The RNA shown here (SAM riboswitch aptamer (S box leader)) has 104 nucleotides and comes from an uncultured Flavobacteriales bacterium. Model confidence (mean pLDDT): 82 of 100. It matches the Rfam family "SAM riboswitch aptamer (S box leader)". About the family: The SAM riboswitch is found upstream of a number of genes which code for proteins involved in methionine or cysteine biosynthesis in Gram-positive bacteria. The SAM riboswitch acts at the level of transcription termination control.

RNA sequence: GACUUAUGAAGAAAGGAUGAGGGAUUGGCCCUUUGACUCCUUGGCAACCUGUUUUUAUCAUAAAUAAGGUGCCAAUUCCAACGGUAUGAACCGAAAAAUAAGCA
Numbered sequence: 001g002a003c004u005u006a007u008g009a010a011g012a013a014a015g016g017a018u019g020a021g022g023g024a025u026u027g028g029c030c031c032u033u034u035g036a037c038u039c040c041u042u043g044g045c046a047a048c049c050u051g052u053u054u055u056u057a058u059c060a061u062a063a064a065u066a067a068g069g070u071g072c073c074a075a076u077u078c079c080a081a082c083g084g085u086a087u088g089a090a091c092c093g094a095a096a097a098a099u100a101a102g103c104a
Base pairs, nucleotide, nucleotide: 003102004101005100006099007098013042014041015040016039017038021031022030023029025081026080027079028078043073044072045071048069049068050067051065052064053063054062077096082093083092084091085090
């Protein structure tokens, strides 16, 4: 990187280094020299996988915990894109992308 399954209206930041871009793509709209993005340190959120605990507790399943593996800490995945309902705004589904677990 390909494929399969699941998830997304919730949640969670300070310090240091650097110094102009960033929010996947396109359009919009935003964030940003009152310091973005990235890196480092510390902290936190969450509960996908492992572990541990509980109930009868192992096969399924459920709850708790947060030790380990990831992930995340502006905006609903920031909104739309394709299709449908409605044509005033809006709503629903898909696609795509992201993350987790699995698979050859």